């Protein structure tokens, strides 16, 4: 700087007079404060782990639609051989297979990193009286005195202050 703070979780052991972070208040405490130790435990911040899902970015197999290439195959037109037609040959066009090659599309698979969600609880912290025990500062409503305002309830929103990235 964010984030979250009305939930939830304590026992034994050293230790001997305080502690609730400040300030008023309320409490807790010789039926043991603090503070270390041991063992439990509660929570799920952080890291990592399953399981689900989202949308994104890559690949990849089918399809399909599309362009363009080569082959065959049919059919037109124009030349030329031919006296003529009939044949034949170049050449351009068109239509139909196959075949291969680019592009685009949805589905569907799979990778990666990212969210969101649940679940467990090994590791990093943290927590285990009382809402952060209440209230300090501003504003709104209500009440009571009675007007400069005081005092109380209530609610919201900052402060301050803990925890954790």
């Nucleotide at each position: 700087u964010c984030a979250u703070c009305a939930a939830g979780a304590g026992a034994g052991g050293u230790g001997g007079a305080g502690g609730g972070a400040c300030c008023g208040g309320c409490c807790c405490u010789a039926c043991g404060a603090a503070a270390c130790c041991u063992c439990g435990g509660c929570a799920a911040c952080c890291a990592g782990u399953u399981a689900g899902u989202u949308g994104u970015u890559a690949g990849c197999c089918a399809u399909u639609a599309g362009c363009a290439g080569u082959u065959a195959g049919a059919u037109u037109u124009u030349a030329g051989c031919u006296c003529a037609a009939a044949g034949c040959u170049a050449a351009a066009g068109u239509c139909u297979a196959a075949u291969c090659g680019c592009u685009a599309a949805a589905c569907g698979c799979u990778a990666a990193a990212a969210g969101c969600u649940a679940a467990a609880a090994c590791g990093g912290u943290g927590c285990c009286a009382a809402c952060u025990c209440c209230g300090g500062c501003a504003g709104g409503c209500c009440c009571a005195u009675g007007u400069g305002g005081u005092g109380g309830g209530u609610c919201u929103g900052g402060a301050a202050g803990a925890u954790g990235a």

Model confidence (mean pLDDT): 76 of 100. A computed fold for a 165-nucleotide RNA from a soil metagenome, annotated as SAM riboswitch aptamer (S box leader). The model forms 97% of the base pairs in the Rfam consensus. The RNAcentral record of the sequence draws on MGnify. It matches the Rfam family "SAM riboswitch aptamer (S box leader)". Its family is annotated with regulation of gene expression in the Gene Ontology.